[in-house]
This record gives sequence, C1' cells and structure tokens, in this order.
RNA sequence: GCUGGCCGCUUGGGCAACCAAGAGGAAAGUCCGGGCAGCGUAGGGAAAGGCAGUUGCUAACAGCAACCGAGGGAAACCUCAGGGAAAGUGCCACAGAAACAAAACCGCUUUGUUGUCCUAAAAACAAUAAAGUAAGGGUGAAAAGAGUGGGGCAAGAGCCCACAGUUUACAUCGGUGACGUUGUAAAAAGGUAAACCCUGUCUGCUGCAAGGUGAUGGAUUAGUCGAGCUUGCUCGUGGUUCCCGCCAUAAUCCAUCAGAGUAAUCCGCUCGAUCAUGGCGGCAACGCUAUGACUAGAUAGAUGGUCAGCUAAAACAGAACCCGGCUUA
RNA sequence: GCCGGAGUAGCUCAGCUGGUAGAGCAGCUGAUUUGUAAUCAGCUGGUCGGGGGUUCGAUUCCCUUCUCCGGCU
Repeated sequence: GCUGGCCGCUUGGGCAACCAAGAGGAAAGUCCGGGCAGCGUAGGGAAAGGCAGUUGCUAACAGCAACCGAGGGAAACCUCAGGGAAAGUGCCACAGAAACAAAACCGCUUUGUUGUCCUAAAAACAAUAAAGUAAGGGUGAAAAGAGUGGGGCAAGAGCCCACAGUUUACAUCGGUGACGUUGUAAAAAGGUAAACCCUGUCUGCUGCAAGGUGAUGGAUUAGUCGAGCUUGCUCGUGGUUCCCGCCAUAAUCCAUCAGAGUAAUCCGCUCGAUCAUGGCGGCAACGCUAUGACUAGAUAGAUGGUCAGCUAAAACAGAACCCGGCUUA
Repeated sequence: GCCGGAGUAGCUCAGCUGGUAGAGCAGCUGAUUUGUAAUCAGCUGGUCGGGGGUUCGAUUCCCUUCUCCGGCU
C1' cells in the first nucleotide's frame, strides 16, 4: 500500500435503530488569467505596471495547438523574454593610441631639417618634425564592421570594377498571415532595450479576513447656494494616483420589531466555463451534440485507530470561495 | 487564507543607474607589562541562501526555488 472485520470523525437524510457520501496530480508555491463580491467615480487622457513572430483556440491568459523565422543535431527531434540598436540618450571596467561621426602607438608612404659617408652634390642609411594612410601588428569580450579576385595609388582603402553575400523599399508569384520565390533600385549600419526609451497592445482598485437583512421612529453631519452676476451659468467644496468630464443625494448613530444566538452565529459555501461515455466537425488545441451521474464543505478545523491476511516499489504530499494554466515536489 | 518584506565574514550591518566585496566587534600573531586587561602594528576569515538565464562581465538585472520575519478578521 491492497482486502476484510471492529471502534471512531465530518456532512447530509431519518431525528430511534440506522443509511449514504467523504482529498490530489500536484489540494503546494501564490507566479499568471478569469468568475464572484464591494467600493456614491468603471468615460477619455496622463502616470504606473504587464505582455511582444503569425494564425487559431478560449470566459480570459504570460496558457495551449498548428505554422513561420533563428540556432543546434547524422536523423528522429530539441531550444528560443522571437517587436525596434537604420528616432534619441546612457553605458562598454582593466588593457589599449583610440570604445563609436570619431582614433595614428608600431608599421607603410611623401615632404622638410639635421647627421653619417664624402672634396662636394645626388642616392642610400639614421634621427626628428609635419602631412597622408584604418590593408598589416599589438591591446581587448568587442577595433570602425561587405568577403574573394583584379584595378588603382606616393603608400593605402568599396576608392573603382567583377562575382558572391547583407539590409531596406517597390513590383511579381504563392500563402488568411508571419513569411517564402523571382526581379529592380538604393544603402553601408559595433554591442547592450532581462539600461532609459520608442512602437503596438492590455490593465480602475481591493480580495471570501471580499462582502451581506428588512420595516418604523428619532437625532446628528454634509449638500440643497458659500460667492458673483448675464437666473442658469461661472468659481469654490467632496473622492478609488493626477487632469478633464461626470456625479449628486446621501452618510452615520440610537431605539423597537421580525429574531434567536455572542471567547462572535448564519449566509456567501459548493450544480459547475462540472464529470463519464458515445457521435459529429477540426491537422491539432478545441468546439457542438445525445445519454447518464451528483462527487468533501470543515471553522481548532473530519477522512483515523486497531486486528487478521496478502504483496514488498508503497513516494511527494494533504481541501478552506471556485475555476483555467504555469512552476516546483 | 490574503498581502508585503528580508537573506552578504563567527555576530551586527554597509556596498546594487553592472566592472575583481568592505566597516565595527570577535579570532590569530607580534610589540608593550613581572603577568593580565587596555593600547599599538599586522594578519586570517566570503559557494554574497540554492539553481538557471541575459550580458564580454551579475552581490546588483530577469525567472524559479528554499528559509525567516511582519501586517490584515
């Protein structure tokens, strides 16, 4: 752990015997999404926060399914917080010359000056100064960010050309779409958005410890004008972050009754986006439909104890308003 | 049940617009003293609760998980 007996516990029905039902795939974490309830404000904007390929599913979602793209793998298949770094700002330690509209340390090239050599000059070499050069070296996680070949140049470099590649725009064809095929044109852009931010989209706030009677009478508070004048408008007052708009009569207390109970009772509380089986639609997630079933509802908090038998793997763990997911065990 | 906060050295706490983690007390060694305390000088001691991710780089940002603390009838 399973089966059976006996004794118990919770709820329901009888109110007496007794009968019926009684934890999970995660009931957990409370990470998302809804239902439900209250808040006199649920309409727009801002702020704040979440999400991020496309299409579909769904009450909804950050979930699920199918597909697209990228990466990995021999393959089956697996992974992706998968919008924007071609709007702006910030950051990129140490090292390094320079860490992103800007950089010359070494090297290469040209020119000037000086020196060596020499009778002298030129050439060559060395030193130094200026200028050019981002192809090479070195530093670094990353080095100016389009590779190969050729041309070109004082030396070089997409500086130019050919081929190949990237991104964006437009057109064509295929696809609902993300996107893919083909063609044309243009361009040269470091990384980081789990930094600020931009774009699109969603969200009012609080959570069942939410919240919850009715009738009659009385009292208090606030508003009903406090101010102005065109007498129906403006300003002021109140609030669930702020503004606009809107709102506007209620709120609180006491007494009596229904109506008892008080170390706090009852409702909310379990019939529900429910479960099982079959059929149909759909690639699938899922939807529609027929039949059948009722399956914990406590409030110190139930599902346990013991005996016998059987196996030997008997774990993780236990409802607390309810569902759909995710995550963890 | 619902909501919120914190884990850094033996103890109490800093450090987080990302760049090799510090302070006080405690401990150890030496000096000082006849000796101890105090004092002075020096030293040791860290999986930043665990795991994963983003990034060149994570105590810091994101996700998940464990432990502890507080509030609400």

Predicted 3D model of RNase P RNA and transfer RNA as a complex of 402 nucleotides. Its mean pLDDT, the model's own confidence on a scale to 100, is 75. It holds a member of the Rfam family "Bacterial RNase P class A". It is annotated as a ribozyme.